[in-house]
Context: one part of a larger RNA
Order: sequence, then C1' cells, then structure tokens
RNA sequence: CGUUAGAGUAUUGAAAGGAUUUCUCCUUAGUACGAGAGGACCGGGAGAGACGCACCGCUGGUGUAUCAGUUAUUGUGCCAACAGUAAACGCUGAGUAGCCAAGUGCGGAACGGAUAACCGCUGAAAGCAUCUAAGUGGGAAGCCAACCUUAAGAUGAGUACUCUCACCGUUUUAAACGGUUAAGGUCACGGCAAGACUAGCCGUUAUAUAGGCGUUAAGUGUAAGUAUAGUAAUAUAUUCAGCUGAAACGUACUAACAGACCGAGG
Repeated sequence: CGUUAGAGUAUUGAAAGGAUUUCUCCUUAGUACGAGAGGACCGGGAGAGACGCACCGCUGGUGUAUCAGUUAUUGUGCCAACAGUAAACGCUGAGUAGCCAAGUGCGGAACGGAUAACCGCUGAAAGCAUCUAAGUGGGAAGCCAACCUUAAGAUGAGUACUCUCACCGUUUUAAACGGUUAAGGUCACGGCAAGACUAGCCGUUAUAUAGGCGUUAAGUGUAAGUAUAGUAAUAUAUUCAGCUGAAACGUACUAACAGACCGAGG
C1' cells in the first nucleotide's frame, strides 16, 4: 500500500515445510518344511540404538566475585579485623537462578485411497489357449492422505462474533481536498520465562511492572567481638551462626509521571 467505512478477537485451510528409521529378544514353534543338518511365512508381545522435540522435579556440568579456606605482597598508625593486586576469578573447596546433557518425558504409529514390479478372475481377436484387447480383483519402507508446524499478499486477499458511528470547513456539490474525533492503535514510561535491532508479550497508581525492604527457600558452613582451656599454634561456648546474585510470597518506600500523535464519515 492492498484486501472497498474504520477497528478488536477468534477461526477455515489453498499452499508450504518437518517427520517417515534400524535392530535384538520372547512367543507362535523346534511347529510347517526337510533323510538329516537345519529351520520358517503369517500373527502376538517386550526391549534397545541412533535421530528429533520439549523440559530442569531427579543425576550432574557451568555458574568471572554467592560463601568459605589459603600463599605472597601493598595499604587502613600498630595488634586484631578488613580491603586491593598476583593475566584479564591469584589459587583452592563448594554452589542458588538461568543455560545445558551425560539427566527426564514424549515421538516415528494405526486406519484408508490410487498404484509399481508381480499374482489373479472372466474373456475374445485366433471354436483351443491367453491377467487384456472391452470389463474386473489383489499388491510396497515408495505416492496421496493421515501426524506436527506455518499459513487469506490464497490480489481467488475467505469466515464468524463484537465494537465505533453518520462530525466540521472549503469546493467545480463530487466516490474531491483539508481538519477535530469515535472504536481502536502507535509513541512514551516500568518491564519480561520475548529479544542482535526490530518484533512478541505484560504492566502504567482503580497499580505488585521493576527496584528497595521483610519473611522464606536455597548456597556456604558455625562470622566478628567476648569468655574459658592451652606456653603457643589452636580448640570450645555464645552459634545449624554470620554473610549471600538471579528464586517464592508479601509490602506502595522509590520509579511506571507528564503526556503526545495517528485513526471512519462509507
């Protein structure tokens, strides 16, 4: 811009894409078959591999400053206690959220249609024969559907429901031009399990959207100070303490203020 007034929500599905996998075991059955050796079709059941999608309750990985330990050195006057630096975390032990796989769940199916090779029925040309010439049946991991996703710019622009209303001016009186608006939308602002940017989604005081604060979860692992024991290193008590990023719940303390613009007249 179009979809023939302007919008919101929900849809149909032309079309497109994805997927379509392989193996083992049990049973049927040591049956059919076969002299024996061997050894099935068909049917039923169970499991596995690789691949794919999703997720983080479990098992774990990461988790660049969350906790603790620790060496050297510098500083806070000193002790104690801390802070900085040591290759872009000094080193080490752990680790929430998030992300992830090695973890967990699910998937390939079933039914159907038309067929290939092939197997048939009826059957002439050609008194026989013949699956074919007329007619007609079966038949594959393949094809079409079926399953999952996208999808009306499908210009063939679809469908349903709901909302908004018949404003003002100019004019050659018009299906033209301009303007204020409606429903609605965009910007703005606070954000996100959404994200390169866009887009998407949520919220904007009639409020839990983010931060802060409180409680809890979770992590680390028992802080500092003091007291006691010990010559001391240290240990014990206070103390499952102290500290803490992302999590949950709550709480208007801070910030979502102030607003702007677009948008029908059929």
The part of an RNA shown here (large-subunit ribosomal RNA, domain VI) has 266 nucleotides and comes from Compsopogon caeruleus. The gene name in the source record is rrlA. Rfam family: Bacterial large subunit ribosomal RNA. Rfam links the family to the GO terms structural constituent of ribosome and ribosome. The coordinates come from a structure-prediction model, not an experiment, and the mean pLDDT is 88. Taxonomically the source falls in Compsopogon (Eukaryota, Rhodophyta, Compsopogonales, Compsopogonaceae). The full RNA is in RNAcentral, with records from ENA and SILVA.